Small-subunit ribosomal RNA, central domain from an uncultured organism, 348 nucleotides, folded computationally.
Context: one part of a larger RNA
RNA sequence: UUGGGUUUAAAGGGUGCGUAGGCGGAAUGGUAAGUCAGCGGUGAAAUACUGCAGCUCAACUGUAGAACUGCCGUUGAUACUGUCAUUCUUGAGUAUAGAUGAGGUAGGCGGAAUGAGUAGUGUAGCGGUGAAAUGCAUAGAUAUUACUCAGAACACCAAUUGCGAAGGCAGCUUACUAAACUAUAACUGACGCUGAAGCACGAAAGCGUGGGUAUCAAACAGGAUUAGAUACCCUGGUAGUCCACGCCGUACACGAUGAUUACUUGGUUGUUUGCGAUACACCAGUAAGCGACUGAGCGAAAGCAUUAAGUAAUCCACCUGGGGAGUACGUUGGCAACAAUGAAACUC
Numbered sequence: 001u002u003g004g005g006u007u008u009a010a011a012g013g014g015u016g017c018g019u020a021g022g023c024g025g026a027a028u029g030g031u032a033a034g035u036c037a038g039c040g041g042u043g044a045a046a047u048a049c050u051g052c053a054g055c056u057c058a059a060c061u062g063u064a065g066a067a068c069u070g071c072c073g074u075u076g077a078u079a080c081u082g083u084c085a086u087u088c089u090u091g092a093g094u095a096u097a098g099a100u101g102a103g104g105u106a107g108g109c110g111g112a113a114u115g116a117g118u119a120g121u122g123u124a125g126c127g128g129u130g131a132a133a134u135g136c137a138u139a140g141a142u143a144u145u146a147c148u149c150a151g152a153a154c155a156c157c158a159a160u161u162g163c164g165a166a167g168g169c170a171g172c173u174u175a176c177u178a179a180a181c182u183a184u185a186a187c188u189g190a191c192g193c194u195g196a197a198g199c200a201c202g203a204a205a206g207c208g209u210g211g212g213u214a215u216c217a218a219a220c221a222g223g224a225u226u227a228g229a230u231a232c233c234c235u236g237g238u239a240g241u242c243c244a245c246g247c248c249g250u251a252c253a254c255g256a257u258g259a260u261u262a263c264u265u266g267g268u269u270g271u272u273u274g275c276g277a278u279a280c281a282c283c284a285g286u287a288a289g290c291g292a293c294u295g296a297g298c299g300a301a302a303g304c305a306u307u308a309a310g311u312a313a314u315c316c317a318c319c320u321g322g323g324g325a326g327u328a329c330g331u332u333g334g335c336a337a338c339a340a341u342g343a344a345a346c347u348c
Stems, first nucleotide, its partner, number of pairs: 004319003007302002012316001014201004021194003025088007033081002035077008049065006091191001092188003095184004100179001103177007110154001114150008125136002162169002206247006216240001220236004258315006266294010276283001297304002321348003330341004
């Protein structure tokens, strides 16, 4: 490289948008670039191959042929691909009507809990643990009542629920805003799919500047435990956790399963949002989701099974024994931490 693969053995990019490129629905006509056919030219000789011949044979040599699968020109063919033109509606989009949801951003508001402050009641303990101690408390704690303040998170509802491209999203409400879906089949008429680069988004932790700091809590301190205990347990406690703006760009970023499309006797069952005939709370059917079980088929098996890991197609990404190593070097990005790209010697 070919081939074969990528749920779990090595291997799907964290996710989207999208440039180039690759691929692309139905019909008719033109063209004839790809494609196919005929003919002509060229494709040096030697070598190699086949036949025959010459050295006594062979090596060797001579001769003839085929071959040189290619390139160029020319004449045709027109199914497919390309291209040009015209047309179509099923892919895609638009419109109208409906309706959904923790989708996003910004503002406002709420109650419970926690901690704190002030005041009252009240008195000797509280707290904590396996047991204790450190700690708090007669300068009146813990408990309890009233008022006040602060920050953070939103019990029940709550669900194999819902929404989002992924990360993720949950008190209530207002404004702005995005999206899938259903019905109609009115409009456009292939406008599509994928997507190297590129751009954007991207949990937590971490970083910068300025705020905020109730709780929890790396580091740290003390008390225990222990042979020791730089831990597990306890009492404290700073960064951080929260907000604004700017970085970082990584995760078991997982369905460990790329995106899109089509197809495949299927069967059972739950649920969300629409439509729908009957009709007044139930139900045939239908569309789009979210789940469970079981077939055919697939799979090394576990299992997957119309939400495929089945049958196929297009495009992208990635893999090629273990270690060395996601290391070294170089480069790029970053304030840094680091991230991205990414070997070899050697060894088994």

Rfam family: Bacterial small subunit ribosomal RNA. Rfam links the family to the GO terms structural constituent of ribosome and ribosome.
The full RNA is in RNAcentral, with records from Greengenes.